This is a predicted structure of a 73-nucleotide RNA (transfer RNA) from a Candidatus Peregrinibacteria bacterium. The source organism's lineage runs through Bacteria, Bacteria candidate phyla and Candidatus Peregrinibacteriota. Rfam family: tRNA. It is annotated as a transfer RNA.
RNA sequence: GCCGCCUUAGCUCAGUUGGCAGAGCGACGGUUUUGUAAACCGUAGGUCGUCGGUUCAAUUCCGACAGGCGGCU
Numbered sequence: 001g002c003c004g005c006c007u008u009a010g011c012u013c014a015g016u017u018g019g020c021a022g023a024g025c026g027a028c029g030g031u032u033u034u035g036u037a038a039a040c041c042g043u044a045g046g047u048c049g050u051c052g053g054u055u056c057a058a059u060u061c062c063g064a065c066a067g068g069c070g071g072c073u
Base pairs, nucleotide, nucleotide: 001072002071003070004069005068006067007066010025011024012023013022019056027043028042029041030040031039049065050064051063052062053061
C1' cells in the first nucleotide's frame, strides 16, 4: 500500500426480508436468614463508533472517516 471482518447497556453478545432496542453476567432495592452467600421478585442503565446520503421512517441500506482484528505484498 491492497483486501476482508468487527464497532449495540459497566462486561460478553443477540437483534432477517427498514416500522416502539433485547438477553446473560454485573450494579441497586426488596423478600428470605442470627448474619453473609445462594435463591426468588423488582428497578435503573443505550445520542446502536462519528459525519453525510437514500427513505414517510435507518441499529438495519449506501458513502466517507476513526478505532480494533486478520490476510496479502
Its mean pLDDT, the model's own confidence on a scale to 100, is 83.